Model confidence (mean pLDDT): 87 of 100. Predicted 3D model of a 326-nucleotide part of an RNA (large-subunit ribosomal RNA, domain IV) from an activated sludge metagenome. Rfam family: Bacterial large subunit ribosomal RNA. Its family is annotated with structural constituent of ribosome and ribosome in the Gene Ontology. The RNAcentral record of the full RNA draws on SILVA.
Context: one part of a larger RNA
RNA sequence: CCUUUGCUAAGGAACUCGGCAAAAUAAUAGCCGUAACUUCGGGAUAAGGCUUGGUUCUGGGAGUUGAUCCCAGGACUCGCAGCGAAUGGUGCCCAGUGACUGUUUACCAAAAACACAGCUCCCUGCUAAAGCGCAAGCUGACGUAUAGGGGGUGAUGCCUGGCCAGUGUCCGAACGUUAAGGGGAGGAGUGCAAGCUCUGAACUGAAGCGCGGAUGAACGCCGGCGGUAACUAUAACCGUCCUAAGGUAGCGAAAUUCCUUGUCGGGCAAGUUCCGACCUGCACGAAUGGCAUAACAAUUGGGCGACUGUCUCGGCAAAGGUCUCG
Numbered sequence: 001c002c003u004u005u006g007c008u009a010a011g012g013a014a015c016u017c018g019g020c021a022a023a024a025u026a027a028u029a030g031c032c033g034u035a036a037c038u039u040c041g042g043g044a045u046a047a048g049g050c051u052u053g054g055u056u057c058u059g060g061g062a063g064u065u066g067a068u069c070c071c072a073g074g075a076c077u078c079g080c081a082g083c084g085a086a087u088g089g090u091g092c093c094c095a096g097u098g099a100c101u102g103u104u105u106a107c108c109a110a111a112a113a114c115a116c117a118g119c120u121c122c123c124u125g126c127u128a129a130a131g132c133g134c135a136a137g138c139u140g141a142c143g144u145a146u147a148g149g150g151g152g153u154g155a156u157g158c159c160u161g162g163c164c165a166g167u168g169u170c171c172g173a174a175c176g177u178u179a180a181g182g183g184g185a186g187g188a189g190u191g192c193a194a195g196c197u198c199u200g201a202a203c204u205g206a207a208g209c210g211c212g213g214a215u216g217a218a219c220g221c222c223g224g225c226g227g228u229a230a231c232u233a234u235a236a237c238c239g240u241c242c243u244a245a246g247g248u249a250g251c252g253a254a255a256u257u258c259c260u261u262g263u264c265g266g267g268c269a270a271g272u273u274c275c276g277a278c279c280u281g282c283a284c285g286a287a288u289g290g291c292a293u294a295a296c297a298a299u300u301g302g303g304c305g306a307c308u309g310u311c312u313c314g315g316c317a318a319a320g321g322u323c324u325c326g
Stems, first nucleotide, its partner, number of pairs: 001321008010312002014310001019307001029051004037042001039155001053077010078082001083088001090305007097297002102114002118153007130139003156292004161222003166219002168215005175210003181204002186199005223241005250284001251281001262278005
């Protein structure tokens, strides 16, 4: 010096990306006590206090009335210390995300990802749809639309706006276009001819496409410019261009905000983070769901207490190594 471990005055997160690591808490024992919020179940062991050994007495209980044990109350008594050792919750507050228990990258990721109950759309009438197989056949299912398959969303609460022009899907006994086939006017070659071989117009002729319509919890999309109110500012209002229609409710510097450490307020002596607002949304927005939400989480961000060698700033000690000699 390295590894592991123990102790450390005063301070107590000043360390650091970050309390990482360590310290601290500790008996779902008894008694008392327990907030916001809430889906009334929870939250909750919330939080926060007090007690605890031994002997003996009284009362009660268990036990065959016995031995013994348990509970409550009183008296006495021992130690620095009574859950006397070991094991055995740090607590609280404010937000983001995901409802929850669960699942996952065997060997760098456990999560906000996946799943989920619930909601919704599409298909399927049974030899079902769908899937496997060349087939036979099998699964679906010895089921039958309260069933089965597929897509999306993701508990619950309140909701889920406008656009069918494009793309997709579905519907449409008409019409147009259209392949092989049917058809065969007419023409060509050859032959004396019969014929044979070619070519070939009209007409007929399916799906598809065109055409007409429907459809968004189908793929998706949801504007610009100019002016205007008796302070100023702003613009309920007006004009104009374009569009299929111009983003509704709710939310908003957000896991989304470039400018940006936006501005204001809170917290701190001081806060690019955090919380509450504002709205100028570069580039939120409604089942690619929107906004809330109790409970839950080895989840993410911020704060407070407790606690500490993380630090000020080091020091001491032990064991095992390293190193030297043997």